RNA sequence: GGCGGGAUAGCUCAGUUGGUUAGAGCACGGGAAUCAUAAUCCUGGGGUCGGUGGUUCGAAUCCACUUCCCGCUA
Numbered sequence: 001g002g003c004g005g006g007a008u009a010g011c012u013c014a015g016u017u018g019g020u021u022a023g024a025g026c027a028c029g030g031g032a033a034u035c036a037u038a039a040u041c042c043u044g045g046g047g048u049c050g051g052u053g054g055u056u057c058g059a060a061u062c063c064a065c066u067u068c069c070c071g072c073u074a
Stems, first nucleotide, its partner, number of pairs: 001073007010026004019057001028044005050066005
């Protein structure tokens, strides 16, 4: 340099080939229970999906460029 994969909550990830509320587990806050702690149960907060632009009535999802990470190759 070429090719491929990835970037979504504090962390690990899902999102069914564009559609009406953007989710799960863990973590964190509050509560229940317990003599107390852990485990357990209930509940809450937290994101505009790496960035910019485009297509569309509508984009995490499609297209272009771009940043970073991983792998293959010369």
Molecule: transfer RNA
Organism: Aminobacter aminovorans